[in-house]
RNA sequence: GGCCGCGUGGCCCAAUGGAUAGGGCAUCGCCCUCCGGAGGCGGGGAUUGUGGGUUCGAGUCCCACCGUGGUCG
Repeated sequence: GGCCGCGUGGCCCAAUGGAUAGGGCAUCGCCCUCCGGAGGCGGGGAUUGUGGGUUCGAGUCCCACCGUGGUCG
């Protein structure tokens, strides 16, 4: 350099082009408890890598770029 795949909360992973982007872990609060790191209940946290395009509507489709993994030379 060519080709292929992947970028979504702090971490991991979902989401037919259509309702408020959902779940686990973590974190915070409350309850329980002699104490809680165990158990129960609840809360906050995402401009879906960046910039454009298509569409009534984009996390999803298209283009460029950035990052990352693989592969070929």
Transfer RNA from Volvox carteri f. nagariensis, 73 nucleotides, folded computationally. Its mean pLDDT, the model's own confidence on a scale to 100, is 80. Its Rfam family is "tRNA". About the family: Transfer RNA (tRNA) molecules are approximately 80 nucleotides in length. Rfam classes the family as a transfer RNA. The organism belongs to Volvox carteri, within Eukaryota. The sequence is in RNAcentral, with records from GtRNAdb.